Predicted 3D model of a 120-nucleotide RNA (SAM riboswitch aptamer (S box leader)) from Xanthomarina spongicola. The sequence was found by an Rfam model in a public genome assembly. Its Rfam family is "SAM riboswitch aptamer (S box leader)". Its family is annotated with regulation of gene expression in the Gene Ontology.
RNA sequence: UUGUUAUCACGAAAGGCAGAGGGAAUAGACCCUGUGAAGCCUUAGCAACCCUUUAAUUAUAAAGAAGGUGCUAAAUUCUAACCUAUAUUGAGUAUUUUUCAAAAUUAGGACAGAUAACCA
Numbered sequence: 001u002u003g004u005u006a007u008c009a010c011g012a013a014a015g016g017c018a019g020a021g022g023g024a025a026u027a028g029a030c031c032c033u034g035u036g037a038a039g040c041c042u043u044a045g046c047a048a049c050c051c052u053u054u055a056a057u058u059a060u061a062a063a064g065a066a067g068g069u070g071c072u073a074a075a076u077u078c079u080a081a082c083c084u085a086u087a088u089u090g091a092g093u094a095u096u097u098u099u100c101a102a103a104a105u106u107a108g109g110a111c112a113g114a115u116a117a118c119c120a
Base pairs, nucleotide, nucleotide: 001120003118004117005116006115007114008113013043014042015041016040017039021032022031023030026080027079028078029077044072045071046070049068050067051064052063053062054061055060076112082109083108084107085106088102089101090100091099
């Protein structure tokens, strides 16, 4: 770095340095920010992927938080960018229906991303 698996609507802060950006990426919004952004350091906290202990045995459950990571504004900030279904609207039909078009901050999935563990 590629890949595989799992999770991602819960949770969790201060201080110092620093000095203008940040919220992944394309487009559009919206939000945070000199009442101090990003980044670095220290301490604290959240969580439970690896881990530790106990039970179980076919990959499970419970507890723990020393260690390795991670994280500590807003659903992965929201929508679009793909697929399926549909509320609804319009057209059409003599007529309810069959049909066609549009279709949401609707629902599900995919893609992408983040984190952990593992194989190569």